[in-house]
């Protein structure tokens, strides 16, 4: 100098004009003025794991789903860290769904003599009159070969984990109506027991039970509201922004991570705000110029919607770190 | 926003224990006809949406991505 590996960061800055969402204050309620504040590393895919809410502060069994060396981290995880083993790479390093085919079932195309208890290849030796049988060895085919083979991202078995639904969860307020029709089932009715009785029955208790607990059974719960059609509204408030929170620093640990101290509070829309233009500077590319510089063009992926921890995917361009690796030269 | 289903020939769809994928319609060529339609005979046709992985081998199994479609408000 070139080519890489791994980890991390940024992803324009400042000012002005106009405009939009939210909060506060004031004017004074048709609204206006002032101040403050207003997207991301992925806000995305919704692929995992949780918080939160309702169903029984979630119970038992079966079914079903999911994970898989070992150890650790974590609220939890299929995530992360360390390590063993296997594979790839000259190497730094990278990748791994890496339990079990001695429980059972299933599959093994083509090639090959033969593909799962298969034996009809070749050679040698032995037995035998011979067909043949036994033992030992061999090449080729193939992913796998006379071996108690290969495949579990085939069924399955083992061990661990998982109740279901999801903020359109859920709670409250307000408005409106034909406070509707049909069907299925239950309570009721009926049964049993006790008490009372004017012998008609009444009261109480028990069993039973639709629906709900988002597959089934048990179990729990409750007196109605399951299905279909029709009708009305297309409103408001909360949930909803202080949290597994962010930054700095110190300590422990190989690390993931954990603990202490200090400081800070950083969007909350609801057809959905976070934008447009101009100026100066900066970055990249091209052109001109001896040069200072000038001119033109570009600036990605993408955008919150209950909130977090991860993973994955998209991304113009740029920066930093490692006593990192390989090659070439001095 | 949340939940679910699906991408196979030009179109509509089949395709199970993984071994190079079909049917109908459409299209093309031929026969029949004066010519056409109908009919008969024959033929072609796939990036199995894309990228990785498992496997000897993937439309099929697994993971990720892209696209398309459907459902979910409240009240009585």
């Nucleotide at each position: 100098g070139g080519a890489g590996a791994u980890g991390g960061c940024c992803g324009g800055a400042c000012g002005g004009u106009c405009g939009c969402g939210g909060g506060c204050a004031c004017c004074a309620u048709c609204g206006g003025u002032g101040c403050c504040u207003g997207a991301g590393g992925a806000a995305a895919g919704u692929c995992c794991g949780a918080g939160c809410u309702c169903c029984a502060c979630a119970g038992a069994g079966c079914a079903g789903g999911u994970u898989c060396g070992c150890g650790g981290g974590u609220a939890a995880c299929g995530c992360c860290c360390g390590u063993c083993c296997g594979c790839c790479g000259u190497g730094a390093g990278g990748c791994g769904a890496g339990g079990a085919c001695c429980a059972g079932c299933g599959c093994c195309a083509c090639a090959g003599u033969g593909a799962c208890g298969a034996u009809g290849c070749c050679u040698g030796c032995g037995u035998g009159c011979a067909g043949a049988c036994g033992c030992a060895g061999g090449a080729g085919u193939g992913a796998a070969a006379c071996g108690c083979g290969g495949c579990a991202a085939g069924c399955u078995c083992g061990a661990g984990c998982c109740g279901g639904a999801g903020c359109a969860a859920g709670a409250c307020c307000a408005a409106a109506u034909a406070g509707g029709a049909g069907g299925a089932c239950g309570c009721a009715a009926g049964g049993c027991g006790a008490c009372g009785u004017u012998c008609g029955c009444g009261u109480c208790g028990c069993a039973g039970c639709a629906g709900g607990c988002u597959g089934c059974u048990c179990g729990c719960u409750c007196a109605g509201c399951c299905c279909u059609c029709g009708g009305g509204u297309u409103g408001g408030u909360c949930g909803c922004a202080c949290g597994a929170g962010a930054g700095a620093u110190c300590g422990g640990g190989c690390a993931a991570c954990c603990g202490g101290u200090c400081u800070c509070c950083a969007a909350g829309a609801u057809g959905g705000a976070u934008g447009a233009c101009c100026g100066u500077c900066g970055c990249c590319g091209g052109g001109c110029g001896c040069g200072a510089g000038c001119c033109c063009g570009g600036g990605a992926c993408a955008g919150a919607a209950c909130u977090c921890g991860g993973c994955u995917u998209a991304c113009a361009g740029g920066c930093c770190a490692u006593u990192c690796u390989c090659c070439a030269g001095g | 926003g949340c939940c679910g289903a699906g991408g196979u020939a030009g179109c509509u769809c089949a395709g199970u224990c993984g071994g190079u994928a079909g049917a109908g319609c459409a299209g093309c060529g031929g026969a029949c006809u004066g010519a056409a339609a109908a009919u008969c005979c024959g033929c072609g046709u796939g990036u199995c949406c894309c990228c990785a992985g498992u496997u000897c081998g993937a439309u099929u199994c697994u993971g990720g991505g892209c696209c398309u479609c459907g459902g979910c408000a409240c009240c009585a």
Molecule: RNase P RNA; transfer RNA
Organism: Chloroflexota bacterium